[in-house]
Large-subunit ribosomal RNA, domain II from Porcincola intestinalis, 679 nucleotides, folded computationally. Rfam family: Bacterial large subunit ribosomal RNA. Model confidence (mean pLDDT): 85 of 100. The full RNA is in RNAcentral, with records from ENA.
Context: one part of a larger RNA
RNA sequence: UCCGGCGAGUUGCGGUGUCCGGCAAGGUUAAGCGCCAAAGGCGCGGAGCCGGAGCGAGAGCGAGUCUGAAAAGGGCGAAAGUCAGACACUGCAGACCCGAAACCGGGUGAUCUACCCAUGGCCAGGAUGAAGCUGCCGUAAGAGGCAGUGGAGGUCCGAAGCCACAUCCGUUGAAAAGGGUGGGCAUGAGCUGUGGGUAGGGGAGAAAUUCCAAUCGAACCCGGAGAUAGCUGGUUCUCCUCGAAAUAGCUUUAGGGCUAGCCUCAUGGCAGACUUAUGGAGGUAGAGCACUGAACAUCCUAGGGAGCGUCAAAGCUUACCGAAGAUCAUCAAACUGCGAAUGCCAUCAAGCCGAUCCAUGGGAGUCAGACCGCACGAGAUAAGUUGGGUGGUCAAAAGGGAAAGAGCCCAGACCUCCGGCUAAGGUCCCAAAGUGUGUGUUAAGUGGUAAAGGAUGUGGGAUUUCGAAGACAACCAGGACGUUGGCUCAGAAGCAGCCAUACAUUGAAAGAGUGCGUAACAGCUCACUGGUCGAGAGGUCCUGCGCCGAAAAUUUCCGGGGCUGAAACACACCACCGAAGCUGAGGAACCGCGAAAGCGGCUGGUAGAGGAGCAUUGGAUGCUUAAAGAAGCGGUACCGGCAAGGAGCCGUGGAGAGCAUCGAAGAGAGAAUGCCGGA
Numbered sequence: 001u002c003c004g005g006c007g008a009g010u011u012g013c014g015g016u017g018u019c020c021g022g023c024a025a026g027g028u029u030a031a032g033c034g035c036c037a038a039a040g041g042c043g044c045g046g047a048g049c050c051g052g053a054g055c056g057a058g059a060g061c062g063a064g065u066c067u068g069a070a071a072a073g074g075g076c077g078a079a080a081g082u083c084a085g086a087c088a089c090u091g092c093a094g095a096c097c098c099g100a101a102a103c104c105g106g107g108u109g110a111u112c113u114a115c116c117c118a119u120g121g122c123c124a125g126g127a128u129g130a131a132g133c134u135g136c137c138g139u140a141a142g143a144g145g146c147a148g149u150g151g152a153g154g155u156c157c158g159a160a161g162c163c164a165c166a167u168c169c170g171u172u173g174a175a176a177a178g179g180g181u182g183g184g185c186a187u188g189a190g191c192u193g194u195g196g197g198u199a200g201g202g203g204a205g206a207a208a209u210u211c212c213a214a215u216c217g218a219a220c221c222c223g224g225a226g227a228u229a230g231c232u233g234g235u236u237c238u239c240c241u242c243g244a245a246a247u248a249g250c251u252u253u254a255g256g257g258c259u260a261g262c263c264u265c266a267u268g269g270c271a272g273a274c275u276u277a278u279g280g281a282g283g284u285a286g287a288g289c290a291c292u293g294a295a296c297a298u299c300c301u302a303g304g305g306a307g308c309g310u311c312a313a314a315g316c317u318u319a320c321c322g323a324a325g326a327u328c329a330u331c332a333a334a335c336u337g338c339g340a341a342u343g344c345c346a347u348c349a350a351g352c353c354g355a356u357c358c359a360u361g362g363g364a365g366u367c368a369g370a371c372c373g374c375a376c377g378a379g380a381u382a383a384g385u386u387g388g389g390u391g392g393u394c395a396a397a398a399g400g401g402a403a404a405g406a407g408c409c410c411a412g413a414c415c416u417c418c419g420g421c422u423a424a425g426g427u428c429c430c431a432a433a434g435u436g437u438g439u440g441u442u443a444a445g446u447g448g449u450a451a452a453g454g455a456u457g458u459g460g461g462a463u464u465u466c467g468a469a470g471a472c473a474a475c476c477a478g479g480a481c482g483u484u485g486g487c488u489c490a491g492a493a494g495c496a497g498c499c500a501u502a503c504a505u506u507g508a509a510a511g512a513g514u515g516c517g518u519a520a521c522a523g524c525u526c527a528c529u530g531g532u533c534g535a536g537a538g539g540u541c542c543u544g545c546g547c548c549g550a551a552a553a554u555u556u557c558c559g560g561g562g563c564u565g566a567a568a569c570a571c572a573c574c575a576c577c578g579a580a581g582c583u584g585a586g587g588a589a590c591c592g593c594g595a596a597a598g599c600g601g602c603u604g605g606u607a608g609a610g611g612a613g614c615a616u617u618g619g620a621u622g623c624u625u626a627a628a629g630a631a632g633c634g635g636u637a638c639c640g641g642c643a644a645g646g647a648g649c650c651g652u653g654g655a656g657a658g659c660a661u662c663g664a665a666g667a668g669a670g671a672a673u674g675c676c677g678g679a
Base pairs, nucleotide, nucleotide: 001679002678003677004676005675006674011093012092013091014090015089016088017087018086019085021083022082023081026050027049028048032044033043034042035041054061055060064076065075066074067073096234097233099231103224104223105222106221107220108219114198115197116196117195118194119193120192121191122190123188125157126156127155128153132149133148134147135146136145137144161185162184163183165182166181167180168179169178200216202212203211204210237613238612239611240610241609242608247260248259249258250257251256261366262365263363264362265361266360267359268358269357272353274351275350276349277347278346279345280344286338287336288335292332293331294330297327298326299325303321304320305318306317307316308315369394370393371392372391373390374389376387377386378385399410400409401408414587415586416585417584419583420582421581425577426576427575428561429560430559434574436573437572438571439570440569441568447563453548454547457545458544459543460542461541462540463539464538465537466536474532475531476530477529478528480505482503485499486498487497511526515524516523588603590601591600592599593598614668616665617664619662620661621660622659623658624657625656632652633651634650635649636648638646639645
C1' cells in the first nucleotide's frame, strides 16, 4: 500500500406535533388477581390520570370574570376530548461512534536507583619522605643545625576496580546508551557482596525537577468510568421535489450558543412582486461662499514691534506682524441663503409575473465567506490589504470563451440523436470557420507591458503671416557716413561693463549693431537692400497612429508557427464557425388544468427539509422448490417506466431454499494516522 471481515442516531421513561385507529362528554386502567391450550391470549380490577369552566392576589362571581365611577375600553376566557400505535423532534439518562492532557479512591513496588543501618570483602607495583626517635654539632641551659632512622598524607605515577572529559564509529545499532582510541580517580567524602529500612503530594536527594524497576513537575495496577472534550476525525443503499446561510441583537461572547433573518413540510387565507402613471418626504452628486471654518494676493486699518523725536511725553515714519473691513481668485465628511439623477414611501388603474405573498404549526441548516464592477472609509487616492454599502458570480454551477484559470465574459446541464440556429469569442497553419469586401492609418514587429519629459516621424483639421508690385531657400552684390557715440578703462573702436539708442546723414538698403573673432584694432558674418530664379513659403493651435525615455536575476509580456496595400489599427458591410443556450425528433419524472384524450409549465445543486423505493437477517400466515441436485461460489451476450437492483442458462457444490402479504431490526462501508486477519 492493497484485499477480506467487523465498524457509528440505539433503548427505557416523560413531553410536543402530525398521521392512523377505538370510544366519546367522556376516555383510560396501574399494581394485583383469576382462567388458560402457556402466549403477541382472555377476563376481573376505576385506585389514579386527562378532559368536561373560567376569571381574579383574594373575598368571590360564573359563560363569563378582572380592572374600573362606568351599562366605556381593555386583559384573560367561552370551538372535544382521551387511550393505544407509527413517525419526527425534544427532556433525563454515556444518548451517533472513536479520541485526551488530567482528577479521586484502594492497592502493588527501594531485586533498578537515592540515602541510611548491620555484617563481610577489595585496592599489583613504584615514588615522595611529615611528626616522632637516635647519634653528632651547638648552648649556661635552651633554641637551632647536620646525619641516620622513621613511614605521615581526602600526597604523586600507575594496573585491578570505579568514573564518563575529548573524538571517531554506531543511529531500521551487535547494544532501547554500546564499541574504538585517548582521558579522570585509584588509602579515600574510596569501591564492592549479602541482609535490612524509608512509598506517591509521599520517600530519597554533596540539589540536576535528580532518582523511586527501560515510566517521574508527582510511579505503577485496578476501580469511579462509557470522566469531560463549545475540539479534530469518521458516520455505510437508490431515485424524485424544493433549496439556504456565512447577517442582526444579546452572550466571561468572538472558530460556541440563543432569538430573529434566509430554506423546507403541513394547514388555512387570497393576500404579493415588477413596470408605467400620480402624490409625497429628503439634503447626497454637483454647485456656491450669506453662515461655520480654512487658505492666497493686494488695499485699508485698530493693535503690537522697530526707528526718529537729546531722556520722557506729544508726535512723526515704517521693505515688520496684523484683528475687523474692502477687492480679485479659491477650498470643506462633521459648511449651505441652492440642489439633481437614482433610490425610498403611498395610492388607484392597466399590463405583466408568480413553488409570488401572509398567518399558524412541525423540521432544519447557517453566525470563518471569497473575488469582480460602482460610490466610499482606513492604508501611502499601497496590497491577492482591511471595513461597511450596492449589484453580480463563486460558494452550492457543469458547458463555451479568456493559451492554462473557484469569483472575469457568454450561458444555467432531465435523458437520447454521426439533426439545425446562435451567444461570448473567433474565421493564414497548429485549430471549426473569410488568406472576405470597401476606405483610411501605422513602418515602430508598434500591434505583442509603463510615466514625467523630449523630438522638423507621419496622417487629418483650424487659424494666421509673406507671395507674379516676384515671396521662402540658394547664388551674385551691397551692408556705408558723423564715429573709435558718450562714459569707463592700460585699451573698450558695433560686439567686458554702464548710459543713450523713436541721434542724425547718404541712400535701394544698412542696428550707435545678431553671432564668431582681436590685447585693442583688423577680419568673417547677421539683420536689412538690389539682382538672378519663378510658385508657393513660414508660424501657431487641435487631433489620429507611431519614436525615444525602457537595466535582473530558470526560455519567451503575440499560446506557438508565422504576419507589413496585414494574419496590425480605425470605421463600415456581407458571410461563416462557435455552448450542455435556443430549436427539431423521440422519451421520462414532477406541477397545474381537464371526466378522459391531451395541453401547458417545469426538472444544476452543498448544508438542509419533504416524498417514494431497492437490498440484508430473524418471525407470522399462505403457496412453492430441492439428491432428476437447495443455498453458496464461478461464468454469461438477458430484464428494468430511471436507480438501488432482479432473472435465465452453464459449471461447481452437496442440503436445504424461495415467492406473496404482514411484522421486527445487531439492516447497506471507501475513508475514522479505525479494529482483527491476510498478501